[in-house]
RNA sequence: GGGUGAAAAGGGCAAACCACCUGAGAGGGUGGGGCGCAAAGCCAAGGGACCUAAGUAGGGACGGAGCAUGUUCCAGGGUCAGCCUAGCUGCCACA
Numbered sequence: 001g002g003g004u005g006a007a008a009a010g011g012g013c014a015a016a017c018c019a020c021c022u023g024a025g026a027g028g029g030u031g032g033g034g035c036g037c038a039a040a041g042c043c044a045a046g047g048g049a050c051c052u053a054a055g056u057a058g059g060g061a062c063g064g065a066g067c068a069u070g071u072u073c074c075a076g077g078g079u080c081a082g083c084c085u086a087g088c089u090g091c092c093a094c095a
Stems, first nucleotide, its partner, number of pairs: 003094003012037002017032006035082001041088002045085003048080005058074005
């Protein structure tokens, strides 16, 4: 330096749920909690899931008397790294 995580040590993180705070929402933060995790450390570039108030808002389809209301899809904006891939970094042990 590359590979692996069966066993071990010292540790680490923390799902659901609960409380408080925060956001329009998906969500996020802190504390409790502990299902799990060898990258459950970082990163929103690709795929995916979810949300979509505001911003002078935009487009397609359906529907409709209608350029209204509505439904849905796309675009745009956002969230998720504990969904996958790519990238960056890292503890211990083993061969």
The RNA shown here (c-di-GMP-I riboswitch aptamer) has 95 nucleotides and comes from a Nitrospiraceae bacterium. The sequence was found by an Rfam model in a public genome assembly. Its Rfam family is "c-di-GMP-I riboswitch aptamer". From the family's description: GEMM was predicted in a large-scale screen for bacterial structured RNA regulatory elements. The coordinates come from a structure-prediction model, not an experiment, and the mean pLDDT is 85.